[in-house]
Context: one part of a larger RNA
RNA sequence: GAUUGAACGCUGGCGGUAGGCCUAACACAUGCAAGUCGAACGGUAACGGACCGCUGGGAUUCCUUCGGGAUGACCUUGGUGCCGACGAGUGGCGGACGGGUGAGUAACACGUAGGAAUUUGCCUAGUAGUGGGGGACAACCUGGUGAAAACCAGGCUAAUACCGCAUACGCCCUACGGGGGAAAGUGGGGGCUCUUCGGACCUCACGCUAUUAGAUGAGCCUGCGUCAGAUUAGCUAGUUGGUAGGGUAAAGGCCUACCAAGGCGACGAUCUGUAGCUGGUCUGGGAGGACGACCAGCCACACUGGGACUGAGACACGGCCCAGACUCCUACGGGAGGCAGCAGUGAGGAAUAUUGCACAAUGGGGGCAACCCUGAUGCAGCAAUACCGCGUGUGUGAAGAAGGCCUGCGGGUUGUAAAGCACUUUCAGUUGGGAAGAAAUGGUUAAGGUUAACAGCCUUAAUUUUUGACAUUACCGACAGAAGAAGCACCGGCUAACUCCGUGCCAGCAGCCGCGGUAAUACGGAGGGUGCAAGCGUUAAUC
Numbered sequence: 001g002a003u004u005g006a007a008c009g010c011u012g013g014c015g016g017u018a019g020g021c022c023u024a025a026c027a028c029a030u031g032c033a034a035g036u037c038g039a040a041c042g043g044u045a046a047c048g049g050a051c052c053g054c055u056g057g058g059a060u061u062c063c064u065u066c067g068g069g070a071u072g073a074c075c076u077u078g079g080u081g082c083c084g085a086c087g088a089g090u091g092g093c094g095g096a097c098g099g100g101u102g103a104g105u106a107a108c109a110c111g112u113a114g115g116a117a118u119u120u121g122c123c124u125a126g127u128a129g130u131g132g133g134g135g136a137c138a139a140c141c142u143g144g145u146g147a148a149a150a151c152c153a154g155g156c157u158a159a160u161a162c163c164g165c166a167u168a169c170g171c172c173c174u175a176c177g178g179g180g181g182a183a184a185g186u187g188g189g190g191g192c193u194c195u196u197c198g199g200a201c202c203u204c205a206c207g208c209u210a211u212u213a214g215a216u217g218a219g220c221c222u223g224c225g226u227c228a229g230a231u232u233a234g235c236u237a238g239u240u241g242g243u244a245g246g247g248u249a250a251a252g253g254c255c256u257a258c259c260a261a262g263g264c265g266a267c268g269a270u271c272u273g274u275a276g277c278u279g280g281u282c283u284g285g286g287a288g289g290a291c292g293a294c295c296a297g298c299c300a301c302a303c304u305g306g307g308a309c310u311g312a313g314a315c316a317c318g319g320c321c322c323a324g325a326c327u328c329c330u331a332c333g334g335g336a337g338g339c340a341g342c343a344g345u346g347a348g349g350a351a352u353a354u355u356g357c358a359c360a361a362u363g364g365g366g367g368c369a370a371c372c373c374u375g376a377u378g379c380a381g382c383a384a385u386a387c388c389g390c391g392u393g394u395g396u397g398a399a400g401a402a403g404g405c406c407u408g409c410g411g412g413u414u415g416u417a418a419a420g421c422a423c424u425u426u427c428a429g430u431u432g433g434g435a436a437g438a439a440a441u442g443g444u445u446a447a448g449g450u451u452a453a454c455a456g457c458c459u460u461a462a463u464u465u466u467u468g469a470c471a472u473u474a475c476c477g478a479c480a481g482a483a484g485a486a487g488c489a490c491c492g493g494c495u496a497a498c499u500c501c502g503u504g505c506c507a508g509c510a511g512c513c514g515c516g517g518u519a520a521u522a523c524g525g526a527g528g529g530u531g532c533a534a535g536c537g538u539u540a541a542u543c
Base pairs, nucleotide, nucleotide: 001543002542003541004540006539007538008537009536010535013390014389015388016387017386018385020382021348026346027345028344030343031342032341035093036092037091040090041089043086044085047084048083049082050080051079052078053077056075057074061070062069063068100301101300102299109226110225111224112223113222114221115220118218119217123214124213125212126211127210128209129208130207131165133163134162140155141154142153143152144151145150171180172179173178185206186205187204188203189202190201193200194199227273228272229271234264235263236262239261240260241259242258243257244256245255246254276298277297278296279295280291281290282289283288303324304323305322306321307320326337327336328335329334354380356379357378358377362376363374364373365372366371393423394422395421396420403414404413405412406411427484429479430478431477432476433475437470442464443463444462445461446460447459448458449457450456487532488531489530490529491528492513493512494511498527499526500525501524502523508515509514
């Protein structure tokens, strides 16, 4: 000098952009962060509608012999899943993504270059199918146990849930015969024919089964590279290799039995300490050195340790089981929990923000879709934390005013500085206007495709209706008035900037050299000056 996820002191006008627990991977109150599908299914606890009935009240209208009778909007009330929908349940897909953290790890973990013995839901393209049956279990009902969490027994029932049969080009096992294995329907529309009036049937869309190829993702192997210590020199028994078998999606001591005695190491094995790795960041002319916040890729972890289940994918942050520590509830028998998600609390610390708004956009999950969910994300809030930009006025103005300070008492300096005069109005303030971020979705029409079809569905085009958290948006206009807006450090040398007073080796300063013991440009104050400026200094850290 440059730099920082900084902190501290003094000071502080506005905006844009970015970043904001580096410490205790310490403990967590509360709320939210993963659901969705009724176009898979049986159903109906809410809500609304329709229909039917009815208890009670009853406006109105009609009749009346004035006693009353009829009508009955509306409110109340019961029923029917009939419709819109839908709590709980069965079922499907998704909870393996997204988000967080860096504890562990010196390792095929990462980086890079290769490899062969694998798998891959959804997606794309192709081929062939989607025939015919069966028995259950929830929900529900009944009964029971328990304080609760929850659980048990009996009975009924549906499915794209489950299980057989048939079929098998291709697929798998044998490799000559031969053997083995699938599936599920739902919804929209409809002319002829049949019909038990439900439908069959036709067609379209979404599915389902088997298989081939692709794409994407994942698993595995290898060469090379990746911190310090020799005051760590020997390490190793499934250890190194072979045969056979098991296991895995897959090669392999991955595992087991037998056999052989190997394997690694001063080119640093083993042990110990430290550490997530990288693209990169900072610095430097470079070589190099230091670092790995934010953003992006990979890895690891999810209270601590272990384990598997389900699944295309996990040995699974907001799943399960066991053990442990801790916290909470309890009727003492037993249960519940896991913020290293977003906010927030306590603690620790020099130190790090709101228990905010919205799904409008982008993206993700589910769904045919409408749509629902989304603390991802988009925004807002807080703090000068950093970078960048703007402002705090402009011109004129010598009686060189007053005051301050210095003085050799003549004056000098503050100083065109102020006042005065003439202007301007950025920003802030008040007020009015006002984009873009919006593309879609839905409705209507037209064309094309499918089809028996002018239904329906799909695609495209035109037209139309809406959809904004931010938001009192950006931006533009008007109004008023210099009006609301400057500090901090330093002035002995290094190092730009000097005098006076006070103090008297005291009080104090200090990065180094060093100042201070009676005229201190070095301490404290004042005037003046210098440097930066909404910042300025100090401390810490790196080059």